RNA sequence: AAAUUUAUAUACAACGAAGAGUUUGAUCCUGGCUCAGGAUGAACGCUAGCGACAGGCCUAACACAUGCAAGCCGAGGGGUAACGAUUAAGUAGCUUGCUACUUAAGGCGACGACCGGCGCACGGGUGAGUAGCGCGUAUGCAACCUACCCUUUACAGGAGGAUAGCCCGAAGAAAUUCGGAUUAAUACUCCAUGGUAUUAUUUAGACACCUGUUUAAAUAAUUAAAAGAUUCGUCUGGUAAAGGAUGGGCAUGCGUAUGAUUAGAUAGUUGGUGAGGUAACGGCUCACCAAGUCCACGAUCAUUAGGGGUUCUGAGAGGAUAGUCCCCCACACUGGUACUGAGACACGGACCAGACUCCUACGGGAGGCAGCAGUGAGGAAUAUUGGUCAAUGGGUGAGAGCCUGAACCAGCCAAGUCGCGUGCAGGAAGACUGCCCUAUGGGUUGUAAACUGCUUUUAUAUAGGAAUAACCGUCUCUUCGUGAAGGGAUUUGAAUGUACUAUAUGAAUAAGGACCGGCUAACUCCGUGCCAGCAGCCGCGGUAAUACGGAGGGUCCAAGCGUUAUCCGGAUUUAUUGGGUUUAAAGGGUGCGUAGGCGGGUAAAUAAGUCAGUGGUGAAAGUCUGUCGCUCAACGAUAGAAUUGCCAUUGAAACUGUUUAUCUUGAAUACAGUAGAGGUAGGCGGAAUAUAUUGUGUAGCGGUGAAAUGCAUAGAUACGAUAUAGAACACCUAUUGCGAAGGCAGCUUACUAUGCUGUUAUUGACGCUGAUGCACGAAAGCGUGGGGAGCGAACAGGAUUAGAUACCCUGGUAGUCCACGCCGUAAACGAUGAUCACUGGAUGUUGGCGAUAUACAGUCAGUGUCUGAGCGAAAGUAUUAAGUGAUCCACCUGGGGAGUACGUUGGCAACAAUGAAACUCAAAGGAAUUGACGGGGGCCCGCACAAGCGGAGGAACAUGUGGUUUAAUUCGAUGAUACGCGAGGAACCUUACCCGGGCUUAAAUGUAGAGUGCAUGACUCAGAGAUGGGUCUUUCUACGGACUCUCUACAAGGUGCUGCAUGGUUGUCGUCAGCUCGUGCCGUGAGGUGUCGGGUUAAGUCCCAUAACGAGCGCAACCCUUAUCGUUAGUUACCAUCAGGUUAAGCUGGGGACUCUAGCGAGACUGCCACCGUAAGGUGAGAGGAAGGUGGGGAUGACGUCAAAUCAGCACGGCCCUUACGUCCGGGGCUACACACGUGUUACAAUGGUAAGGACAAAGGGUAGCUACCUAGCAAUAGGAUGCGAAACUUGAAACCUUAUCUCAGUUCGGAUCGGAGUCUGCAACUCGACUCCGUGAAGUUGGAUUCGCUAGUAAUCGGAUAUCAGCAACGAUCCGGUGAAUACGUUCCCGGGCCUUGUACACACCGCCCGUCAAGCCAUGGAAGCUGGGGGUACCUGAAGUCUGUAACCGAGAGGAGCGGCCUAGGGUAAAACUGGUAACUGGGGCUAAGUCGUAACAAGGUAGCCGUACCGGAAGGUGUGGCUGGAACACCUCCUUU
Repeated sequence: AAAUUUAUAUACAACGAAGAGUUUGAUCCUGGCUCAGGAUGAACGCUAGCGACAGGCCUAACACAUGCAAGCCGAGGGGUAACGAUUAAGUAGCUUGCUACUUAAGGCGACGACCGGCGCACGGGUGAGUAGCGCGUAUGCAACCUACCCUUUACAGGAGGAUAGCCCGAAGAAAUUCGGAUUAAUACUCCAUGGUAUUAUUUAGACACCUGUUUAAAUAAUUAAAAGAUUCGUCUGGUAAAGGAUGGGCAUGCGUAUGAUUAGAUAGUUGGUGAGGUAACGGCUCACCAAGUCCACGAUCAUUAGGGGUUCUGAGAGGAUAGUCCCCCACACUGGUACUGAGACACGGACCAGACUCCUACGGGAGGCAGCAGUGAGGAAUAUUGGUCAAUGGGUGAGAGCCUGAACCAGCCAAGUCGCGUGCAGGAAGACUGCCCUAUGGGUUGUAAACUGCUUUUAUAUAGGAAUAACCGUCUCUUCGUGAAGGGAUUUGAAUGUACUAUAUGAAUAAGGACCGGCUAACUCCGUGCCAGCAGCCGCGGUAAUACGGAGGGUCCAAGCGUUAUCCGGAUUUAUUGGGUUUAAAGGGUGCGUAGGCGGGUAAAUAAGUCAGUGGUGAAAGUCUGUCGCUCAACGAUAGAAUUGCCAUUGAAACUGUUUAUCUUGAAUACAGUAGAGGUAGGCGGAAUAUAUUGUGUAGCGGUGAAAUGCAUAGAUACGAUAUAGAACACCUAUUGCGAAGGCAGCUUACUAUGCUGUUAUUGACGCUGAUGCACGAAAGCGUGGGGAGCGAACAGGAUUAGAUACCCUGGUAGUCCACGCCGUAAACGAUGAUCACUGGAUGUUGGCGAUAUACAGUCAGUGUCUGAGCGAAAGUAUUAAGUGAUCCACCUGGGGAGUACGUUGGCAACAAUGAAACUCAAAGGAAUUGACGGGGGCCCGCACAAGCGGAGGAACAUGUGGUUUAAUUCGAUGAUACGCGAGGAACCUUACCCGGGCUUAAAUGUAGAGUGCAUGACUCAGAGAUGGGUCUUUCUACGGACUCUCUACAAGGUGCUGCAUGGUUGUCGUCAGCUCGUGCCGUGAGGUGUCGGGUUAAGUCCCAUAACGAGCGCAACCCUUAUCGUUAGUUACCAUCAGGUUAAGCUGGGGACUCUAGCGAGACUGCCACCGUAAGGUGAGAGGAAGGUGGGGAUGACGUCAAAUCAGCACGGCCCUUACGUCCGGGGCUACACACGUGUUACAAUGGUAAGGACAAAGGGUAGCUACCUAGCAAUAGGAUGCGAAACUUGAAACCUUAUCUCAGUUCGGAUCGGAGUCUGCAACUCGACUCCGUGAAGUUGGAUUCGCUAGUAAUCGGAUAUCAGCAACGAUCCGGUGAAUACGUUCCCGGGCCUUGUACACACCGCCCGUCAAGCCAUGGAAGCUGGGGGUACCUGAAGUCUGUAACCGAGAGGAGCGGCCUAGGGUAAAACUGGUAACUGGGGCUAAGUCGUAACAAGGUAGCCGUACCGGAAGGUGUGGCUGGAACACCUCCUUU
């Protein structure tokens, strides 16, 4: 000194970036749609007090009545129409000098028209055209012009002929025109003068930017003039030239819209030479020559559009915009043309053509508001036919002045911005009204009002009252000198009696709009009832709407508030700042390679990019900042900043570029090895298959889930031999290898390409990527010619099926194969472009290297798996990146419509490539989560199956339901989870239904108060009865009262609707083992973990393991009952011992032993033993025990599901009825009966029936009751009589046992049905009760498909009791005991359930979702014979005005002119094409709608895995062939791998 790293410090000021809703059951992401903000030349709705400032046809560049918008100059001229003065004459009145009138005089002031000069090219308007040097910016003109203005120089002599006007005449309706005569000029012409003028040439000097410029000299040529005024001083003009200023013209760089479904355009086109023309350069024009010029960095064409300063928005970058103001351009009814002029191809000029309007005497003429007002039209929509030249500015003039719809002012309009006001303070009985509520009351409106006090902006009235005014002119003064500058006086205001000021009066004159479900600030009531309606998005409304309509209240803004439209923002949703592409939209099928883009190390030069300084410019206005002025503000003035840009210049030299030199590491080459299914062509091989021939051999073969078609006695199949043919190459063979991809596999030969490795050597950046382009490119398909074994679209047949255009089977054509040529696409995939560099590990494998090496490590190139950091929405990826960086290419921007239409290109065709819009939706989508589901998987359980026993389904009857019927057959329950259910008891009642008759504050009940005892009751009449009429009596009492009635007050009633408004209760999954929580941990999150795994259990029961540790509801246990024992207590129960006693009997004394009763305890816990197991636990006829592994039974039902059931059990919100949908009464019905179903009873008989005899329970009930016993009756029962409110009295158990009989039959089985006679209950047994007796004696001989219950004291079987109840349709229901079995190998299957896992397009959750044709309606759109427009181009014909040009006849002395001709052209016509619209018979698909029709293609293995390309076929989804993909499930079995 430099570099690197680290640390510290770093002033003041200003500016400065927000999200939300919506996809889902929930989540994260992607992604669109929508909202909150600001703005406007706005419009519309409701409302409205004032002022200041600014603004006001965005549409029809549509058409315009009327008025005004450009004139001025007499100091250029001839003149004199109007006006005035003067003079003169006349007339009248008369007041004799005044007024009025007439005439004359251009002599005067002035001045119409005319000649002349200047202006009219400015100012003002509009935005049609224009995509252009039009505009913006920066340059250049050595290629130019410039009236008026300024400076400088020089000059102005002489002459002439006309013409307008005026006058006369003529034509015409008019506009206007023509002829004659005469006249002037600062009008016009000629001559002269002419330099330092202009042009050309030459010489010399200087300069420069190519042609050149400039200075000096010389020569030659060429051109000028006007006067007027005057105070006589002069002034204003004129001509020529130079310079300046101003204004223009031209050229150039850069910038400036969309479309490639516009790719080629161009003949004056591009250039040259020459000429013409122009102010000037130039193909600007012409002749000739050449063949160029523009274009993928987008020409040409089409569409759209004035450009900029600016304005809006935005943090900015950007995006949008172009109204008002300023600059530029273009235009002036449409198109063309020139003239004049300094300047125009001219808004208020000309000519021509066209359209339109107007006048007309029909012959011909006139016109151009996109100036200011105004009118019509159009439209959602935009103002006064105003005042003044006072100011500013312009024209003209010497000037006064005149003109000026420029301008300044005023009028209208909330159309915008800003400002002000509509009062302020006090005031609680928190007034009244309104509204709401949980309603004796409270809340809110609300200090709001009333009331009291105060103020006076504004308003009204009165009074005063500016600034804007400076000029010019006139008068005057000063300075210098005769004219300028300055001072003073005077004169001039449309707005305007305005702004402003003062006084008076008095809260006096002044508040609305939108909204209130979320976004989004603000909530209640009523009405309505998927109606009416709302809606920006999501969405609200189907009887309790904060979402519709109204009201009360509230919120936000406020003289405004909302709505609509448009722009920016939010939108990082086109991403430069600042996005993406594995699966969400998105990587080209692959390579080669052009342009382009990007590019290794060192040194030097340069300075294009880059950076810094300086200069110029970036108009003003606008923006920002400071200060100032309107009372403030908006607004304005002034100063500064900014204007991020462009140009020039000076410098720097790191980086990029360029040039030069050099290097080797990128790249390539050489050499030596090595690898391989790399490619092309040829040859060869065996196995298999088929066929043919032949042999053996006999009846089937083949095929399937099962079959059939098919083949076969004419000998198949099978087995053997021989031959032929075509195609493919088993094993080796794999997470192998090669190739750019597609793809490539027997062996071998030839040719050929590539990779890798090693070592040095060579070249020396030669590299990477790659639009357009070229090449390759599976399968299918196409063309020509071969070939054809197997397989096999189409097709045929057979099956399956409701159908089966399929899956399965039998055949089978194209094709598959070869050669040559097309096609050019695939899920052409790693759904992942190429290249380079860097960034952790572990473990395989292929080919090399070095080494002796089969160990091990190492290294290079490939190819796999796992796991980090990082990334990612996640799944995942992770040196083969989806990580971190760099370069280049390709592609994406919501879903559908659609990879469609049209156009174009390619192709023989099929088709491929490129590739929209209208319309429609608010989503579509990715990943992951929890469920649910699967004709997915695994494990497990259950009378689930199996093994058994008994039934149902057949018969008759009972009962319930459906259906039918009916006046009514009341209502509800309807898969499991309705159907002997609500109903545990319908003759009346019940009863809700039907018919008929009644009642209407009425029935019943309760409470409180008062009163009554004619109410009640009995009898009687009418009636079906309710009810009505009549007569009699005047209640009971324990004296407390009870009861009835009357009156008053309160509450009516409804089995009417809604179980989808509800409470409560109940069923079911299911007595299944599940359902959750706290904390922690994991995950962005929904969620997960725990609760999973290995065992075990009846059990989420328990154990072990474990990012979980604990807990709760469930399980179990606790409760009841039953089984054993003990103890306590014994009456009504019991009776062993003792005593008494009877025909007999716990009958009696007594006993407390037993049974029993009912209290309390004990007992059972896998506790003990053996074995197995870590444990939990399991096994064992183990031991013990009454009982053994939950001992049996009951009660007990988690979180939840089914909008499950019930408004008719009850309760209850809302709605509905009120002389009835309430209520009372009589009768009927709920009991019907061709039929169907469910649940039962009795049977079909001998394991039985009948008869006789005999034995043993438990649990219940009983006073309006149960009844012993006696009597009567065959009996049901009846009449007596006794006990018992009950461990006391009452209530025959039956099956069973014994004996007899029946002897297999429609019977001594079975008892239905019917007849007769009775009993009982009840007011009443007809509809419609039960029972008894006698008689009658039906079906039925064990029940099809199918189906139900049950695992032990169970099934089966036998009887008993009870509730309801007068009685009973009970064969039902619920309890009780008696007798008392069989079977379970086992979990493959059916059903249901639990756990784990997997797939999912389902979440209303598979009774899900969803596809296509067809049919209907609506909508937009494609094609289309045809019809009809538009703009542009081309060719030809015609061709006005006009410039230019030619010209013999006519005019003229001539110059020249007329006329005629030519070129060009607007316009017109014709023709054929192209482009672009509209419309259209018919036709194609698409979208939307709704509860249509047919199927069921997809989502689960979606029932044939799905999808992609292609081909064929089919009503449709679709099917099949061929190749490909995984974005397919499951793999028990098979194979493989690992371990033991």
This is a predicted structure of a 1540-nucleotide RNA (small-subunit ribosomal RNA) from Balneicella halophila. It matches the Rfam family "Bacterial small subunit ribosomal RNA". Rfam links the family to the GO terms structural constituent of ribosome and ribosome. The organism belongs to Balneicella, within Bacteria.